Background
This is a predicted complex of two RNAs, RNase P RNA and transfer RNA, with 428 nucleotides together. It holds a member of the Rfam family "Bacterial RNase P class A". It is annotated as a ribozyme. The coordinates come from a structure-prediction model, not an experiment, and the mean pLDDT is 78.
[in-house]
RNA sequence: AGUGGUCCAGGCGGUCGCCGGUGCCCUCGGGCACGGGAGGAAAGUCCGAGCUUCACAGGGCAGAGUGCUGGCUAACGGCCAGUCGGGGUGACUCGAAGGAAAGUGCCACAGAAAGCAAACCGCCCGGCGCGAGCCGGGUAAGGGUGAAAAGGUGCGGUAAGAGCGCACCGCUCCCCCGGUGACGGGGGAGGCACGGCAAACCCCACUCGAAGCAAGACCAGAUAGGGGCCGCGCUGCCCGCGCGAUGGCUCCGGGUUGGUUGCUCGAGCCCGCCAGCAAUGUCGGGCCUAGAGGAAUGACCGCCGCCGGCAGAGGGUAACCGACGCCGGCACAGAACUCGGCUUAUCGGACGACU
RNA sequence: GCCGGAGUAGCUCAGCUGGUAGAGCAGCUGAUUUGUAAUCAGCUGGUCGGGGGUUCGAUUCCCUUCUCCGGCU
Numbered sequence: 001a002g003u004g005g006u007c008c009a010g011g012c013g014g015u016c017g018c019c020g021g022u023g024c025c026c027u028c029g030g031g032c033a034c035g036g037g038a039g040g041a042a043a044g045u046c047c048g049a050g051c052u053u054c055a056c057a058g059g060g061c062a063g064a065g066u067g068c069u070g071g072c073u074a075a076c077g078g079c080c081a082g083u084c085g086g087g088g089u090g091a092c093u094c095g096a097a098g099g100a101a102a103g104u105g106c107c108a109c110a111g112a113a114a115g116c117a118a119a120c121c122g123c124c125c126g127g128c129g130c131g132a133g134c135c136g137g138g139u140a141a142g143g144g145u146g147a148a149a150a151g152g153u154g155c156g157g158u159a160a161g162a163g164c165g166c167a168c169c170g171c172u173c174c175c176c177c178g179g180u181g182a183c184g185g186g187g188g189a190g191g192c193a194c195g196g197c198a199a200a201c202c203c204c205a206c207u208c209g210a211a212g213c214a215a216g217a218c219c220a221g222a223u224a225g226g227g228g229c230c231g232c233g234c235u236g237c238c239c240g241c242g243c244g245a246u247g248g249c250u251c252c253g254g255g256u257u258g259g260u261u262g263c264u265c266g267a268g269c270c271c272g273c274c275a276g277c278a279a280u281g282u283c284g285g286g287c288c289u290a291g292a293g294g295a296a297u298g299a300c301c302g303c304c305g306c307c308g309g310c311a312g313a314g315g316g317u318a319a320c321c322g323a324c325g326c327c328g329g330c331a332c333a334g335a336a337c338u339c340g341g342c343u344u345a346u347c348g349g350a351c352g353a354c355u
Numbered sequence: 356g357c358c359g360g361a362g363u364a365g366c367u368c369a370g371c372u373g374g375u376a377g378a379g380c381a382g383c384u385g386a387u388u389u390g391u392a393a394u395c396a397g398c399u400g401g402u403c404g405g406g407g408g409u410u411c412g413a414u415u416c417c418c419u420u421c422u423c424c425g426g427c428u
Stems, first nucleotide, its partner, number of pairs: 001355003005351004010304007018037002021034005039332001043343002046341005051212004058239004063208005068082005083097001084095004098203002103201002105197003120143002122139007151169006170192001171190008216261004225252006231243003268287005274281002305330006314321002356427007365380004374411001382398005404420005
């Protein structure tokens, strides 16, 4: 000068409050004491689950998602280890990274030609013509167009050229070796067939029922019924199956807008041993850590810490450094059923590793 | 809290199986009129909400983010 990782998220004291819990007192209104009270992202709601309801049969189609390999996990589009490709001198980092020789489609403009190739300029051969040039044929090396023009470079070869021939590189196929595998290494054969796009349709492999705690369950209370339809369902479609006339759906009109539960002990957190490169897992020990329900976790004061500004004793040749003091600020944000991830926001600080 | 939808000119909206972004109103200039309005002709005006990716090429396809709107006892 950089690269990647882990952790913290101003500290202490005082006063006044706010929301739960436990205990005691009480005139049932409350009062007192003790103890607890946001995050690394609580956020976005982008993925994956738990839990709950839909009928605790099932099948097919459609639809959605994922996409190198192996592993981890309850699961994942996550994580770990690797392979290949891109970037960096390097530590390291980035990658939606299956299939374009199953099919369909698209490739604007320019250009002769954009995919069963083609020939504008040019080069070469032949013919005609005094000549400029014209006609017929060969060619794809060079020029030009384009994001992309049918392997690349070199030598030979040829009328000029061309994988036409050869060497190297690339490509395809086959064999051997290493690896669980992606793949890597080596050898041989083939002059080369196969442009790009699948974050276009599609094909292949794998996965997926839907809705969401305003899910749902229970209790209490209120009420006034009347009209219409015949189906309903795991909620896109079909088959099948199940239930159903004291039923179901829907519209009009009216009543109630209460309480309890779900609710926080959980794939939980911390420490250690062991297995493993690691993610992670087994075992042992310890801990209990917000549960409100329009929503609490705050405000003020003092001291210290950090940052910025003003002024400036003093130091220095200068750039500049800067005591005492005064003023201002201290990020992003904030639980709402709960977890595992990803992404995004974030003043600063500490630690150890590597180039 | 949960679930959906939309951002394109000053305003209201088109355009999306990818190929130089359009309409109406508004604005400006000219014509017409004694003058104004109306009418006619022409013109101006776009980070396609922001960032990144796929592709030769993105308003359109994909990811992420911001803002706004709606529904659910």